[in-house]
RNA sequence: UGAGUAGCACAGGCAAUCGCGGGCCGCGAGGUUCGAGGAAAGUCCGAACUCCACAGAGCGGGAUGCUGGAUAACGUCCAGUGAGAGCGAUCUCAAGGAAAGUGCCACAGAAACAUACCGCCCGGCACCCAGACGAAUACAGGCCGCUUGCCGGGUAAGGGCGAAAUGGUGAGGUAAGAGCUCACCAGCAGCCGGGCGACCGGCUGGCUGGGUAAACCCCAUCCGGAGCAAGACCGAACAGAAGGAGCAGCGCGCCGCGAGGCGCGCUCGCGGGUUGCUCGUCCGUUAACCUUCGGGUAGGUCGCACGAGGCGCGUGGUAACGCGCGCCCUAGAUAGAUGAUUGCCACCUGCCUGUCGCGAGAUGAGGCAGGGACAGAAUUCGGCUUAUGGGCUGCUCACACC
Numbered sequence: 001u002g003a004g005u006a007g008c009a010c011a012g013g014c015a016a017u018c019g020c021g022g023g024c025c026g027c028g029a030g031g032u033u034c035g036a037g038g039a040a041a042g043u044c045c046g047a048a049c050u051c052c053a054c055a056g057a058g059c060g061g062g063a064u065g066c067u068g069g070a071u072a073a074c075g076u077c078c079a080g081u082g083a084g085a086g087c088g089a090u091c092u093c094a095a096g097g098a099a100a101g102u103g104c105c106a107c108a109g110a111a112a113c114a115u116a117c118c119g120c121c122c123g124g125c126a127c128c129c130a131g132a133c134g135a136a137u138a139c140a141g142g143c144c145g146c147u148u149g150c151c152g153g154g155u156a157a158g159g160g161c162g163a164a165a166u167g168g169u170g171a172g173g174u175a176a177g178a179g180c181u182c183a184c185c186a187g188c189a190g191c192c193g194g195g196c197g198a199c200c201g202g203c204u205g206g207c208u209g210g211g212u213a214a215a216c217c218c219c220a221u222c223c224g225g226a227g228c229a230a231g232a233c234c235g236a237a238c239a240g241a242a243g244g245a246g247c248a249g250c251g252c253g254c255c256g257c258g259a260g261g262c263g264c265g266c267u268c269g270c271g272g273g274u275u276g277c278u279c280g281u282c283c284g285u286u287a288a289c290c291u292u293c294g295g296g297u298a299g300g301u302c303g304c305a306c307g308a309g310g311c312g313c314g315u316g317g318u319a320a321c322g323c324g325c326g327c328c329c330u331a332g333a334u335a336g337a338u339g340a341u342u343g344c345c346a347c348c349u350g351c352c353u354g355u356c357g358c359g360a361g362a363u364g365a366g367g368c369a370g371g372g373a374c375a376g377a378a379u380u381c382g383g384c385u386u387a388u389g390g391g392c393u394g395c396u397c398a399c400a401c402c
Base pairs, nucleotide, nucleotide: 001398002397003396004395005394006393007392008391010389012345013344014343015342016341017340018339020035021034022033023032024031025030037374041385042384044383045382046381047380048379049227050226051225052224056279057278058277059276061223062222063221064220065219066080067079068078069077070076081095082093083092084091085090096218097217101216102215103212104211105210117159118158119155120154121153122152123151124150125149126148133145134144167185168184169183170182171181172180186208188205189204190203191202192201193200194199231302232301233300234299240293241292242291243290244289248267249266250265251264252263253262254261255260269285270284271283272282273281274280309328310327311326312325313324314323315322316321347371348370349369350368351367352366353365354363355362356361
């Protein structure tokens, strides 16, 4: 100097003029004070809060998934273990269980919970035996080895197929081979040691078929639902109609000549709430409910910002974060405010001059030109993800110079 990697902060300041919204003061004129982000975005998680509702159980459904911590909680964060990627700094992981069960591993290949196609070895038969070569030989005939073909047995080392083929590499051994034996390594089992733990290290040993659960499933832990258009209050207005299901029994008291009527209670049935179903439970039972058609409410106030709040210092912890002390109040709109103009300064980029340097280059010295991204609160907060401008710091690698 370049490339990379991990993090941090910022996102302009001051003044004037004019224009907006909230709070407070004022009879009023007006005064004073505050006023959009690191992501306000996405609506992906978690909560606070509100209502159901007094809120339980089971099934279903969903989420998480190595270990230990942090947190109000989380699928987030911190630290670690294991595996993988990278020269490295670092990064990533949907990281429990395949011996509970059921599936799947296409095609190729002999064979994918099984396996012998080629090949190698052994034995037998046949061919050949002037087909070739070799041995013997003067010749003929015959025999042996090799070659070729078939049958039987052994083999899983070599080759082929494939993502994956009876652990891998090497040596010995064998008729040829094989953990058959040995050395090293992987896996598994047992024992010992370290660690809270995931796991790591050592020793010994039989030698040892797989993968897949972001397939169904099993195991562990967790989860009620809906959501500020939640919900509460004030005011105003209107108009209901049709159909459905249901409309039971018993006891007591009162009234009545009686038939019968009224009230209360209980049981059963029925309907509704419990935001998937069932049980339970609660409410109602001449009421509510369900379906269809039709009408009214276009208003105002609250919720609405004091919060798991912000900042500073100290302290515990590797850290996430916790604790203590002190200071501060920092938008609350409702068709939706937080803006516009001017001037100066700051910041960033490029170029020129000067200065420093051997050089690459550097430079809060001067000057010229240019620039400012992504993007607007709407109940609030903790995260995650995505968009984006330049800057600073640590570390890694490469190059150049000394």

This is a predicted structure of a 402-nucleotide RNA (Bacterial RNase P class A) from a Ktedonobacteraceae bacterium. Taxonomically the source falls in Ktedonobacteraceae (Bacteria, Chloroflexota, Ktedonobacteria, Ktedonobacterales). Model confidence (mean pLDDT): 76 of 100. It is recorded under the gene name rnpB. Rfam family: Bacterial RNase P class A. Rfam classes the family as a ribozyme.